[in-house]
The RNA shown here (transfer RNA) has 72 nucleotides and comes from a Lachnospiraceae bacterium. The coordinates come from a structure-prediction model, not an experiment, and the mean pLDDT is 80. The organism belongs to Lachnospiraceae, within Bacteria.
RNA sequence: GCUCGUAUAGUUCAAUGGAUAGAAUGAUCGGCUACGAACCGAUUGAUCCAGGUUCGAAUCCUGGUAUGAGUG
Repeated sequence: GCUCGUAUAGUUCAAUGGAUAGAAUGAUCGGCUACGAACCGAUUGAUCCAGGUUCGAAUCCUGGUAUGAGUG
């Protein structure tokens, strides 16, 4: 240089073009306990960037950025 993949919550992962983008874990608060751990309840928090298609885009298309793999 060329080809292909990936990018969603602090972290690990879901989500057939259509319902308020969901779960686990973490964090905070409360309950429980003599105090902790465990357990139970509540709260918190995300679609890499810019365009395009569509009634509707996390999802499809184009370009870019970051990252990974293959290859000369």

Its Rfam family is "tRNA". Gene Ontology term of the family: triplet codon-amino acid adaptor activity.